[in-house]
RNA sequence: UCUUAUCUAGAGAGGCGGAGGGACAUGGCCCGAUGAAACCUCAGCAACCGCAGGCGCUGCCUGAAAGGUGCUAAUUCCAUCAAAGUUUUGCGAAACUUUGAAAGAUGAGA
Numbered sequence: 001u002c003u004u005a006u007c008u009a010g011a012g013a014g015g016c017g018g019a020g021g022g023a024c025a026u027g028g029c030c031c032g033a034u035g036a037a038a039c040c041u042c043a044g045c046a047a048c049c050g051c052a053g054g055c056g057c058u059g060c061c062u063g064a065a066a067g068g069u070g071c072u073a074a075u076u077c078c079a080u081c082a083a084a085g086u087u088u089u090g091c092g093a094a095a096c097u098u099u100g101a102a103a104g105a106u107g108a109g110a
């Protein structure tokens, strides 16, 4: 970089550190000296890979949580683009809802 699945659920203490953090830009809104990020230890959540069993076996279902990842404030914190619908309108548009896309995150494969 490409492909594919998922992303409104769930789960935090301590140490160290010392001012930032919530992906990028901008805006908003939050978190933070009652201690941010990074790093370490332990704990937990989940069940993608792997594992066990089953089945109508390119897969699906069930189970465990010792292995490989991941995650443990707020929907992926909110927003962007397109389509449809509803309402308002000074007819330029605006607000809201739904669906899809983009971007991003994580797994698995290449």
Base pairs, nucleotide, nucleotide: 001110002109003108004107005106006105007104012042013041014040015039020031021030022029026079027078028077043072044071045070048068049067051063052062053061054060055059076103080101081100082099083098084097085096086095087094088093
This is a predicted structure of a 110-nucleotide RNA (SAM riboswitch aptamer (S box leader)) from Aneurinibacillus aneurinilyticus. It matches the Rfam family "SAM riboswitch aptamer (S box leader)". For this family Rfam cites "Free state conformational sampling of the SAM-I riboswitch aptamer domain" (Stoddard et al., Structure, 2010). The prediction has a mean pLDDT of 86. RNAcentral holds the sequence, with entries from MGnify.